[in-house]
RNA sequence: UUCAUCAAGAGCGGCGGAGGUACCGGCCCGACGAUGCCCGGCAACCGGCUACGCGCCAGGAGGCGCGGGUACGGUGCCAAUUCCGGCAGCCAUGUCGCAUGGCUGAAAGAUGAG
Numbered sequence: 001u002u003c004a005u006c007a008a009g010a011g012c013g014g015c016g017g018a019g020g021u022a023c024c025g026g027c028c029c030g031a032c033g034a035u036g037c038c039c040g041g042c043a044a045c046c047g048g049c050u051a052c053g054c055g056c057c058a059g060g061a062g063g064c065g066c067g068g069g070u071a072c073g074g075u076g077c078c079a080a081u082u083c084c085g086g087c088a089g090c091c092a093u094g095u096c097g098c099a100u101g102g103c104u105g106a107a108a109g110a111u112g113a114g
Stems, first nucleotide, its partner, number of pairs: 001114006011039001013038003019029002023086004040078003045074003048070003052067006082108001087105008
């Protein structure tokens, strides 16, 4: 930098002790012990495997594509929708150069594969 996904899912365990959630604001979590580490678990993004389904190719063995299954390998993830908003548009209401609410799309971020 490109593409895909981001409303599902995941412990009443052990260690350990004070802040934690990308950034900013808000709201929250936290000594009834959070964040973190370990164990445990969740999950099919990539690879592998597949006695499954469909299609195509092949004389056949079989091959390829799409889908399904499988946590074996590589990652990832396990408070709150990516917790909500941060910019723009549309709609509604109002105390109407603005505020609040709703919807859509961006931006930013996360993860995977290039």
The prediction has a mean pLDDT of 85. A computed fold for a 114-nucleotide RNA from a marine sediment metagenome, annotated as SAM riboswitch aptamer (S box leader). It matches the Rfam family "SAM riboswitch aptamer (S box leader)". About the family: The SAM riboswitch is found upstream of a number of genes which code for proteins involved in methionine or cysteine biosynthesis in Gram-positive bacteria. The sequence is in RNAcentral, with records from MGnify.